[in-house]
Molecule: c-di-GMP-I riboswitch aptamer
Organism: Gammaproteobacteria bacterium
RNA sequence: CGUGCUAAAAGGCAAACCCACCGAAAGGUGGGGGCGCAAAGCUUCCGGUCUACGGGAUCGUCCUAGGACAGCGGGGUUGCCAUC
Numbered sequence: 001c002g003u004g005c006u007a008a009a010a011g012g013c014a015a016a017c018c019c020a021c022c023g024a025a026a027g028g029u030g031g032g033g034g035c036g037c038a039a040a041g042c043u044u045c046c047g048g049u050c051u052a053c054g055g056g057a058u059c060g061u062c063c064u065a066g067g068a069c070a071g072c073g074g075g076g077u078u079g080c081c082a083u084c
Stems, first nucleotide, its partner, number of pairs: 002084001003082002012037002017032006035071001041077003045074003048069003054064004
């Protein structure tokens, strides 16, 4: 430097669910918890998905992202260890 589908060590993160708070919702934050994760670190650039306060069309109902998901996939970017 490459590689890690597969070694070891040190550590790291934390799904469902429960509690509190924030939010119209999706969802988020903190605590517990631990399904999993080698980028499950960061980033909405591309696709996808979720929600629809407001706005629009409406009888019902539907449409709409500027909201959200990075633990849906891809891209970008940073990085621990170091088998081979």